This is a predicted complex of two RNAs, RNase P RNA and transfer RNA, with 414 nucleotides together. Its mean pLDDT, the model's own confidence on a scale to 100, is 78. It holds a member of the Rfam family "Bacterial RNase P class A". The family's RNA type in Rfam is ribozyme.
[in-house]
RNA sequence: GUGGGAGGCUGGAUGGCUGCUUCGCUCAGCGAAGAGGAAAGUCCGAACUCCACAGGGCAGAAUGCUGGAUAACGUCCAGGCGGGGCAACCCGACGGAAAGUGCCACAGAAAAUAUACCGCCAGCCGGUGUUCCGGCUGGUAAGGGUGAAAUGGCGAGGUAAGAGCUCACCGCGAACCGGGCGACCGGGUCGGCAGGGUAAACCCCAUUCGGAGCAAGGCCAAAUAGGAGACAACAGGACGGCCCGUCCUGUCUCGGGUUAGGCCGCAUGAGCGGUACAGUAAUGUACCCCCCAGAUGAAUAGCCGUCCUCGACAGAAUUCGGCUUACAGGCCUCCCACUUUU
RNA sequence: GGGCGAUUAACUCAGUGGGAGAGUGCUACCUUCACACGGUAGAAGUCACUGGUUCGAAUCCAGUAUCGCCCA
Numbered sequence: 001g002u003g004g005g006a007g008g009c010u011g012g013a014u015g016g017c018u019g020c021u022u023c024g025c026u027c028a029g030c031g032a033a034g035a036g037g038a039a040a041g042u043c044c045g046a047a048c049u050c051c052a053c054a055g056g057g058c059a060g061a062a063u064g065c066u067g068g069a070u071a072a073c074g075u076c077c078a079g080g081c082g083g084g085g086c087a088a089c090c091c092g093a094c095g096g097a098a099a100g101u102g103c104c105a106c107a108g109a110a111a112a113u114a115u116a117c118c119g120c121c122a123g124c125c126g127g128u129g130u131u132c133c134g135g136c137u138g139g140u141a142a143g144g145g146u147g148a149a150a151u152g153g154c155g156a157g158g159u160a161a162g163a164g165c166u167c168a169c170c171g172c173g174a175a176c177c178g179g180g181c182g183a184c185c186g187g188g189u190c191g192g193c194a195g196g197g198u199a200a201a202c203c204c205c206a207u208u209c210g211g212a213g214c215a216a217g218g219c220c221a222a223a224u225a226g227g228a229g230a231c232a233a234c235a236g237g238a239c240g241g242c243c244c245g246u247c248c249u250g251u252c253u254c255g256g257g258u259u260a261g262g263c264c265g266c267a268u269g270a271g272c273g274g275u276a277c278a279g280u281a282a283u284g285u286a287c288c289c290c291c292c293a294g295a296u297g298a299a300u301a302g303c304c305g306u307c308c309u310c311g312a313c314a315g316a317a318u319u320c321g322g323c324u325u326a327c328a329g330g331c332c333u334c335c336c337a338c339u340u341u342u
Numbered sequence: 343g344g345g346c347g348a349u350u351a352a353c354u355c356a357g358u359g360g361g362a363g364a365g366u367g368c369u370a371c372c373u374u375c376a377c378a379c380g381g382u383a384g385a386a387g388u389c390a391c392u393g394g395u396u397c398g399a400a401u402c403c404a405g406u407a408u409c410g411c412c413c414a
Stems, first nucleotide, its partner, number of pairs: 001338010012307007020034006036313001040324002043322005048213004055244004060209005065079005080094001081092004095204002100202002102198003117144002119140009152170002155167003171193001172191003176187004217264004227254005235249004271290001273288006343413007352366004360397001368384005390406005
């Protein structure tokens, strides 16, 4: 210098005038504050509220390597194993196929009750024919073909021809030793060991889970018009389904009518920021500092001037912790590879 | 703000791991004096999009896009 990888910050600034919302005050004015890193998706988890108890069980759902963090999570951190990449790094839906049941189409001899399409070898017979061709019997699964996958792989020996038949190495299984909290890693020994794959197939194992959601749920004011039917204590109801338990005494269906107003919930928080310590880190503890939107037909806009990186994705509606998706430009730090110069 | 569902031929819908299907519509032929009806044949598909699992995905899983319904 070029290319790549990981992380962090920002995401227009500034002055004047007029205007908007909330709060405070000495109130016909003044002062302070006023959208995001994703406010989006509504994918997870909670806080909070209500359902008498959220009690027990079944069904159902979710997660799934190990150890930690956290209020919790399907999130995050560190490690292990596997895969991609020269590397820095990135990805993983990562328990179990020996508990059981399914599925592996087509092609192929054959995908499980395993098998012989082409072939190889031995013996016998026939053909003019040693070589060659054909038939029968026996042996064979190393070679070829089909397929995503063919009954461990490669090399040597052996054999009539072959075959773990034998040997060495790799793979697989078992026990033992060493390291580690653990997942796992390493070491040599023994065994020729025999069908594989698939669980984002059903399932088994371990752990966890009541339901609904601020339009939750309360208070005040106002207005109206109640009618028909079903079940009935051996019945019905108590907010996903079923059963048990407990509690209550009414419950449900159909058509019809009134209200759509105001207030609370509504923002001090598992809060932001800084420093120190502990920890590899996620994070935790202590001290200091600050208060940082609360609308409800929905608040931050308009004009002028200057600078500039010339402006992307895009607007809170109960609040937080994450995940995913969208994003023009600018700045900073670290790491890897290649080239050049000193 | 919150909760729930859908997307396949021109249209309306089936299809729940191995071949893309039906009805209506469209085209051509037959029938008829002619049309309709009827009969025969045919064409018509990025299975909303992207990735993943698997030998193989319309189907299973994750994300994105569009459309629809509910709440006082």